Transfer RNA from a Candidatus Nealsoniibacteriota bacterium, 71 nucleotides, folded computationally.
Rfam family: tRNA. It is annotated as a transfer RNA.
Taxonomically the source falls in Candidatus Nealsoniibacteriota (Bacteria, Bacteria candidate phyla).

[in-house]
RNA sequence: GGGCCUAUAGCUCAACGGUAGAGCACUGCAUUCGCAUUGCAGAAAUAUGGGUUCAAUUCCCAUUGGGUCCA
Numbered sequence: 001g002g003g004c005c006u007a008u009a010g011c012u013c014a015a016c017g018g019u020a021g022a023g024c025a026c027u028g029c030a031u032u033c034g035c036a037u038u039g040c041a042g043a044a045a046u047a048u049g050g051g052u053u054c055a056a057u058u059c060c061c062a063u064u065g066g067g068u069c070c071a
Stems, first nucleotide, its partner, number of pairs: 001070007010024004018054001026042005047063005
């Protein structure tokens, strides 16, 4: 330098083009003498910029980061 894959919550992962979810973690409440467990509730995310579309996490392009292969 070129090819391919990838980017979603603090972490690990889902998500037919039509309201972004789960587990763990975090916060509050209940339970306890207290801690833990358990139950209930809550906060928290689509890398960036464009394009297509009535509608984009999803499709297309570019950029950026990561991984991998070739040179």